[in-house]
Context: one part of a larger RNA
RNA sequence: GCCGGGGAAUGUGGGUCGGUGGCGAGGUUAACCGCCCGCAUAUGCGGCGGGGAGCCGUAGGGAAACCGACAGCCCGCAGCCCCGUAAGGGGCGAGGGGCGGGGUGUGAUCGCCCGAAUAGUCACCGGCCCACGACCAGAAACCGGGCGAUCUAGGCCCCGGCAGGGUGAAGCCCGGCAUACGCCGGGUGGAGGCCCGCACCGGUGCUGACGUGCAACUCGCUCGGAUGACCGGGGUCUAGGGGCAAAAGACCCAUCUAGCCCGGUGAUAGCUGGUUCCCCCCGAAGCAUGUCGCAGCAUGGCCUCCCCGGAGGCAGGUGGCUGGGUAGAGCUACUGAUUGGAGGGUCGAGGGGGGAAACCCCCAGCCCUCCUGUCAAACUCCGAACCGGUCACCGCCGUAGAUGGGGGGAGAACGGGCGUCGGGGUAAGCUUGACGUCCGAAAGGGGAACAACCCAGCCCGGGGUUAAGGCCCCUAAGUGCCGGCUAAGUGUGAAAGGGGAAAGGAAGUCCGCGGUCUAAGACAGCCGGGAGGUAGGCUUAGAAGCAGCCAUCCUUUAAAGAGUGCGUAACAGCUCACCGGCCGAGACCGCGGGCGCCGAAGAUGGACGGGGCUUAAGCCGGCCGCCGAUACCCCGGGGCUCCCCGUAAGGGGAGAUCCGGUAGGGGGGCGCCGAGCGGGGGCAGAAGCCGGGCCGUGAGGUCCGGUGGACCCCGUUCGGACGCAGAUCCCGGC
Numbered sequence: 001g002c003c004g005g006g007g008a009a010u011g012u013g014g015g016u017c018g019g020u021g022g023c024g025a026g027g028u029u030a031a032c033c034g035c036c037c038g039c040a041u042a043u044g045c046g047g048c049g050g051g052g053a054g055c056c057g058u059a060g061g062g063a064a065a066c067c068g069a070c071a072g073c074c075c076g077c078a079g080c081c082c083c084g085u086a087a088g089g090g091g092c093g094a095g096g097g098g099c100g101g102g103g104u105g106u107g108a109u110c111g112c113c114c115g116a117a118u119a120g121u122c123a124c125c126g127g128c129c130c131a132c133g134a135c136c137a138g139a140a141a142c143c144g145g146g147c148g149a150u151c152u153a154g155g156c157c158c159c160g161g162c163a164g165g166g167u168g169a170a171g172c173c174c175g176g177c178a179u180a181c182g183c184c185g186g187g188u189g190g191a192g193g194c195c196c197g198c199a200c201c202g203g204u205g206c207u208g209a210c211g212u213g214c215a216a217c218u219c220g221c222u223c224g225g226a227u228g229a230c231c232g233g234g235g236u237c238u239a240g241g242g243g244c245a246a247a248a249g250a251c252c253c254a255u256c257u258a259g260c261c262c263g264g265u266g267a268u269a270g271c272u273g274g275u276u277c278c279c280c281c282c283g284a285a286g287c288a289u290g291u292c293g294c295a296g297c298a299u300g301g302c303c304u305c306c307c308c309g310g311a312g313g314c315a316g317g318u319g320g321c322u323g324g325g326u327a328g329a330g331c332u333a334c335u336g337a338u339u340g341g342a343g344g345g346u347c348g349a350g351g352g353g354g355g356a357a358a359c360c361c362c363c364a365g366c367c368c369u370c371c372u373g374u375c376a377a378a379c380u381c382c383g384a385a386c387c388g389g390u391c392a393c394c395g396c397c398g399u400a401g402a403u404g405g406g407g408g409g410a411g412a413a414c415g416g417g418c419g420u421c422g423g424g425g426u427a428a429g430c431u432u433g434a435c436g437u438c439c440g441a442a443a444g445g446g447g448a449a450c451a452a453c454c455c456a457g458c459c460c461g462g463g464g465u466u467a468a469g470g471c472c473c474c475u476a477a478g479u480g481c482c483g484g485c486u487a488a489g490u491g492u493g494a495a496a497g498g499g500g501a502a503a504g505g506a507a508g509u510c511c512g513c514g515g516u517c518u519a520a521g522a523c524a525g526c527c528g529g530g531a532g533g534u535a536g537g538c539u540u541a542g543a544a545g546c547a548g549c550c551a552u553c554c555u556u557u558a559a560a561g562a563g564u565g566c567g568u569a570a571c572a573g574c575u576c577a578c579c580g581g582c583c584g585a586g587a588c589c590g591c592g593g594g595c596g597c598c599g600a601a602g603a604u605g606g607a608c609g610g611g612g613c614u615u616a617a618g619c620c621g622g623c624c625g626c627c628g629a630u631a632c633c634c635c636g637g638g639g640c641u642c643c644c645c646g647u648a649a650g651g652g653g654a655g656a657u658c659c660g661g662u663a664g665g666g667g668g669g670c671g672c673c674g675a676g677c678g679g680g681g682g683c684a685g686a687a688g689c690c691g692g693g694c695c696g697u698g699a700g701g702u703c704c705g706g707u708g709g710a711c712c713c714c715g716u717u718c719g720g721a722c723g724c725a726g727a728u729c730c731c732g733g734c
Stems, first nucleotide, its partner, number of pairs: 001734006011132013026056003032050004037046003060067002070100001072099004079092005101114005135274004142264006153238009162228001164196003167192001171188007200225003205221002208219002240256001242252002277669006287300005302411001303409006312397003316394009328382001329380002335376003340371007350363005415439010444455003459637007469627003472611003478624001480623006491613002504598002508595010525582005531555003536550003561576001565574002638659002640655006670723001672720010688707008
């Protein structure tokens, strides 16, 4: 992992709703007793009889003392009656509603309650709640009583072990020296938590080997101690909030920041996982308030089911009236900010200048007029769309029963994407709101793939037509038609997502607009001219068109600057402006638009989904056709709700606007086991198992064959320890 078997909403008591049944102003017994009837034999269960204590109900109000309740009137559903052919109208009117009246509390307001007809109570079944283990599994822990020092820590008693080598303390002896204390030398001696190093003890480095190992700590090399605070054996002592500890929270039997075993125990877990057959109808919420509340609860909102009631209701549209101050816009219309300039005025201090001073001038500031350029969530002279209120009409829903009211059961209370409009933020697959929508809980088609983007809301079978999106091949359908653009493989992307891109730049190319020149000849090119005063003046070593400063005239002319650039030390030289000739038709400047280009860098080789595509298979505009969904249409079938006929079985009809669905509510069924009653099958082959056919929407049922070898099935009523794929589930097999 697979298979088989096991495996999770129960029981008692109480409460509260609903259903069914008994009795009914009443209903009912409890403990207990008796019978011995049934089962069993146990003092147990059941049945029958007794037992009325007690409980609930029959009156409420009040804390209590205490007081103590309707023969009235109106509206009106169903129904009945009358009129009417019908539509409709009228009367009565159970139930229902209102007015009046009454009881009580605290005087009033006010609260609760009350009618000659009122409904309860007991049992069973079902839903839910409370108490208990309370759907199942799961702690880390806490407490009690025991078991442990055969591991390990420390202590005590007895006993054992430590090759060999080195060093050479004290003491002593001898010699020398010395007045002496003593010193020196040689020898002897053999001290030491001394040195090297086996056994033995340890465990430093390789962060080596191994790492389903030889091993739940080992192996190899290397390394520390090795007469000591050394190592070991036997015996003995200390025990769990306790021991022991040269202290690491180390160790106390592979377990230690409180051992192990059993018990309390089914501890508790607002957390995690799991929770078993089918079909049918409806179908959520991730919001609000409170909460030692934020992973939980309670209440409301949202879902579902039942009942009451009996006629109106409302999301949408249009119009009338009305509230508003946003978007936008505006500001000599306020408040505040704010560019440049002109003119006028003013100033006591600010800056600068003149003056001995008085004082004067300039700037800045402030005020006024004019021109010019801008802003605001907390500015507004204005002011939409839009939102709200109300009335009418349209529309839609509703007597096949709506809006409303009462009651039972929930779930949910982590949300998310997109569009539009906001707040915060540089921004974010960011955060926080409002409105809408979708995913959540939604399948199908498209988007290469892809919860929420586009199309579209799936009861079943068959046929057809379309939507989004597509029609060269992969791949269903146009290598379709007309016009234009692109040369960048730009592109082949609806948007969003790096599936991306800017400021800025360029005789890319197409289209449009404006201006100037042009047959009195433009633009470009070629040929020629491009002069004189003069080398203008100044400056300068020099300055001659061409370092720089100033000025920039005159003349000859078809035209020619006191000079456009190159050049020289300065000249020279080349060239330009400008003019003529040749040529002969458009040329130049600017603005706007379309599609392209550069700007453009990422880590394996590579992405338009791919192939591939260039008057397209790209982009823009227009047109025709086709493909393409569970959408729409048609045919057949099923279910659900409702209506009509019928006692029923059943029959007929409506739903253009019923049948996607998680949490969840409601309804109806299938199967398993057992019991009672009724009916059947079986050795001429029961159950179970294997294979197949058929029936049913399904859970499932049935038939046939094989195997098997003794029990089994159907109907009905009742009762359940009743259905498994999951829980790192349990046991077993492979």